[in-house]
Predicted 3D model of a 355-nucleotide part of an RNA (large-subunit ribosomal RNA, domain IV) from a soil metagenome. The RNAcentral record of the full RNA draws on MGnify. It matches the Rfam family "Bacterial large subunit ribosomal RNA". Gene Ontology terms of the family: structural constituent of ribosome and ribosome.
Context: one part of a larger RNA
RNA sequence: CUGUGGUUAAGGAACUCGGCAAAAUACCUCCGUAACUUCGGGAGAAGGAGGGCCCCACUAGGGUGACGAACUUCGCGUUCUGAGCCUGAAGGGGUCGCAGAGAAUAGGGGAAAGCGACUGUUUACUAAAAACACAGGAGCGUGCGAAGUCGUAAGACGAUGUAUACGCUCUGACGCCUGCCCGGUGCCGGAAGGUUACGGGGAAGGGUUAGCCCUCGGGCGAAGCUCUGAACCUAAGCCCCGGUAAACGGCGGCCGUAACUAUAACGGUCCUAAGGUAGCGAAAUUCCUUGUCGGGUAAGUUCCGACCUGCACGAAUGGCGUAACGACUUUCCUACUGUCUCAACCACAGACCCG
Numbered sequence: 001c002u003g004u005g006g007u008u009a010a011g012g013a014a015c016u017c018g019g020c021a022a023a024a025u026a027c028c029u030c031c032g033u034a035a036c037u038u039c040g041g042g043a044g045a046a047g048g049a050g051g052g053c054c055c056c057a058c059u060a061g062g063g064u065g066a067c068g069a070a071c072u073u074c075g076c077g078u079u080c081u082g083a084g085c086c087u088g089a090a091g092g093g094g095u096c097g098c099a100g101a102g103a104a105u106a107g108g109g110g111a112a113a114g115c116g117a118c119u120g121u122u123u124a125c126u127a128a129a130a131a132c133a134c135a136g137g138a139g140c141g142u143g144c145g146a147a148g149u150c151g152u153a154a155g156a157c158g159a160u161g162u163a164u165a166c167g168c169u170c171u172g173a174c175g176c177c178u179g180c181c182c183g184g185u186g187c188c189g190g191a192a193g194g195u196u197a198c199g200g201g202g203a204a205g206g207g208u209u210a211g212c213c214c215u216c217g218g219g220c221g222a223a224g225c226u227c228u229g230a231a232c233c234u235a236a237g238c239c240c241c242g243g244u245a246a247a248c249g250g251c252g253g254c255c256g257u258a259a260c261u262a263u264a265a266c267g268g269u270c271c272u273a274a275g276g277u278a279g280c281g282a283a284a285u286u287c288c289u290u291g292u293c294g295g296g297u298a299a300g301u302u303c304c305g306a307c308c309u310g311c312a313c314g315a316a317u318g319g320c321g322u323a324a325c326g327a328c329u330u331u332c333c334u335a336c337u338g339u340c341u342c343a344a345c346c347a348c349a350g351a352c353c354c355g
Stems, first nucleotide, its partner, number of pairs: 001350008010341002014339001019336001027051005036041001038173001052095005061087004068080004096100001108334007115326002120132002136171007148157003174321004179251003184248002186244005193239003199233002204228005211220003252270005279313001280310001291307005
């Protein structure tokens, strides 16, 4: 010097990103216990008091119930008595120590805020959480050889179930609620019209050549065979017409106006499918920003309560609350302490030095 333990004057978080670590609390009995609350909780809330040993004392009380007695329907019956054994407070008196849950084991507590309702689950080996799940809510599909899934198929699961069922998706207890937009995309429904494949259809054209014509260079050319192939007929789909947002999603701008000023209930105008309702709001969301005001501190970029100018909250990609719960995150108070002011000593194990 390092590690693991132990003790420490005065102070007591001044340490630090942060009370990390340590200390403190801890058991039993009794007293006592707030806000809030879903009336169950919160709660071991908080906060207090007592605890050894001896005597009264073979204590009060409780349990069990022998011997014996009486009755008797004579029974493994009923009643009385209460020995012995087990258990066992509370109270009074006394007594010892610094200390009596004498060691060891053995909750620190409180006030608020955020998130998630909760118990659970998770990154085996850096993340346990606010992530996942969850009961509850909702939508969509599915009528049974169900939908869906696996498989080429047979077949199997679904299910030896049958819409109070099963599958998929979203939300996530509970309470109060869940506004407007169907123009785009998706899905569902419709079938009049437009477009459209294979197929049908075969107008027309090309090749070949019996034959015919010829100025001998060539030209025309039936049938057959063959290569193309127009009109026309023809489905879903798309276009089109409706519906649907707890489907994917979206939810404006400018100008003016009130008898101080300021502001604008009001008016005008442009655009849109519709222009953000309730609630919340510098928020796990606020750039400017350490916004402004209030609280807490001597002093507070964090925290709490408000305001609203929401860069860029907002209603099942749920909104706002919420008792209980949390090895979650944030702030404060109390207790406590070597975290610190500021370090010291002790024990053990190392390092190191000598041998």